[in-house]
């Protein structure tokens, strides 16, 4: 960084900093937001893709949740087009 393959109706907040936009892109809604949104950092939590353990071999099935990421507003927020986000592995 391009593909594959899997998931995306659950579930999880504070505080400190900035100060005005955000909810990826687009079209049409619709929310959040100076009672401080979004971001950035700490610390907490959720989760169960890889990892770890048992169990037996079934691309299985249970735990745990220390390690890698992720993730912590509303079905991916609805709906169209096209497409997005997260893992593993291999190029």
């Nucleotide at each position: 960084c391009g593909a594959u393959u899997a998931u995306c109706c659950a579930g999880a907040g504070a505080a400190g900093u900035u100060g005005a936009g955000g909810g990826a892109c687009u079209u049409g809604g619709c929310c959040c937001u100076a009672u401080g949104a979004c971001a950035c950092u700490u610390c907490a939590g959720c989760a169960a893709c890889c990892u770890c353990u048992a169990c037996c071999u079934a691309c299985g099935u249970a735990g745990a949740a220390a390690g890698g990421u992720g993730c912590u507003a509303a079905u991916u927020c609805c709906a169209g087009a096209c497409a997005g986000a997260u893992a593993a592995g291999a190029g």
This is a predicted structure of a 91-nucleotide RNA (SAM riboswitch aptamer (S box leader)) from Caryophanon tenue. The organism belongs to Caryophanon, within Bacteria. RNAcentral holds the sequence, with entries from Rfam and Ribocentre. The coordinates come from a structure-prediction model, not an experiment, and the mean pLDDT is 87. Of the family's consensus pairs, 93% are formed in the model.